The part of an RNA shown here (small-subunit ribosomal RNA, central domain) has 353 nucleotides and comes from an uncultured prokaryote. The prediction has a mean pLDDT of 85.
Context: one part of a larger RNA
RNA sequence: UUGGGUUUAAAGGGUGCGUAGGCGGAAUAGUAAGUCCAGGGGUGAAAUCCAACAGCUUAACUGUUGAACUGCCUUUGAUACUGUUAGUCUUGAAUUAUAUGGAAGUAGAUAGAAUGUGUAGUGUAGCGGUGAAAUGCUUAGAGAUUACACAGAAUACCGAUUGCGAAGGCAGUCUACUACGUAUAUAUUGACGCUAAUGGACGAAAGCGUGGGGAGCGAACAGGAUUAGAUACCCUGGUAGUCCACCCCGUAAACGACGGACACUAGUUGUUGGAUUUAUUCAGUGACAUUCAGUGACUAAGCGAAAGUGAUAAGUGUCCCACCUGGGGAGUACGAACGCAAGUUUGAAACUC
Numbered sequence: 001u002u003g004g005g006u007u008u009a010a011a012g013g014g015u016g017c018g019u020a021g022g023c024g025g026a027a028u029a030g031u032a033a034g035u036c037c038a039g040g041g042g043u044g045a046a047a048u049c050c051a052a053c054a055g056c057u058u059a060a061c062u063g064u065u066g067a068a069c070u071g072c073c074u075u076u077g078a079u080a081c082u083g084u085u086a087g088u089c090u091u092g093a094a095u096u097a098u099a100u101g102g103a104a105g106u107a108g109a110u111a112g113a114a115u116g117u118g119u120a121g122u123g124u125a126g127c128g129g130u131g132a133a134a135u136g137c138u139u140a141g142a143g144a145u146u147a148c149a150c151a152g153a154a155u156a157c158c159g160a161u162u163g164c165g166a167a168g169g170c171a172g173u174c175u176a177c178u179a180c181g182u183a184u185a186u187a188u189u190g191a192c193g194c195u196a197a198u199g200g201a202c203g204a205a206a207g208c209g210u211g212g213g214g215a216g217c218g219a220a221c222a223g224g225a226u227u228a229g230a231u232a233c234c235c236u237g238g239u240a241g242u243c244c245a246c247c248c249c250g251u252a253a254a255c256g257a258c259g260g261a262c263a264c265u266a267g268u269u270g271u272u273g274g275a276u277u278u279a280u281u282c283a284g285u286g287a288c289a290u291u292c293a294g295u296g297a298c299u300a301a302g303c304g305a306a307a308g309u310g311a312u313a314a315g316u317g318u319c320c321c322a323c324c325u326g327g328g329g330a331g332u333a334c335g336a337a338c339g340c341a342a343g344u345u346u347g348a349a350a351c352u353c
Base pairs, nucleotide, nucleotide: 004324005323006322007307008306012321014202015201017199021195022194023193025089026088028086029085030084031083033082034081037077038076039075040074041073042072043071050066051065052064053063054062055061092192093189094188095187096185097184098183099182100181101180104178105177106176107175108174109173110172111155115151116150117149118148119147120146121145122144126137127136163170164169207248209246210245211244212243216242217241221237222236223235224234259320260319261318262317263316264315267298268297269296270295271294272293273292274291275290276289278287302309303308326353327352328351335346336345337344338343
């Protein structure tokens, strides 16, 4: 390289956007670049291979003739497919109108419970904690309880294999500004599409920088226990951090361990958001059925090494990207790029089994 693969054996990029490139809907006409087909010409050294015949007693070997050299170049036609050119089409895609949905985002305002602290009152000897204790707090009046005030962080119930978002993720309430999805209509454009190397954007937690904030929790640290020891698990404290603003970092079991898009392939049953029909009704509401989009459970065929999966495929196909090729050495060394640093990205070999 061919071939084969990527849920769990090695292997899907953390996720969008999008450049080049690759691939691309229906019918018609032209063209003839590719391609398929047909004909002509040139070339395709010799040897080798193949066939026939001949020469060494035979064979290997050798010779003669032929075929072949599946190719390349040129030329003449053919025009189904691909390309290209021209003008069309509407079913892909997008726009519009109407209806509607949600914990989608950003900013601001605000509410109640809890916790802690402060002040004041009542009140007296314990509180706290554990398997049991002790450290700790407390007669300078704790804990408990009542009132008021302040602070920071998080939002009980509703709440649900619920919903939204590309992923990370998103949850009290209200407002403003944005983004998005779905259904119906078939009004508009007329292939405007899919994928996506390089690139650029976003990206949990921890961590970094500057300035704030600091209730609770709590790495490090200190003490008390436990233990043979206990640099732990348990307890009492407690700094960074957790929170906010701006900047950086760019990684996670960033997981559905399953890349994206399109088409097709038995069913059953929930649920979320729309639409339609029928019955009833003033309107509304409820029930049955159908349908579109999501989200779950079970299952036939099929697939699979099995577990399982099964229209939300891991089935049947097409297109594009990414990645894998025995274990260790090693996600290491070196080099390069990025970063304030921590480190990240790219990424070997010797050797060994």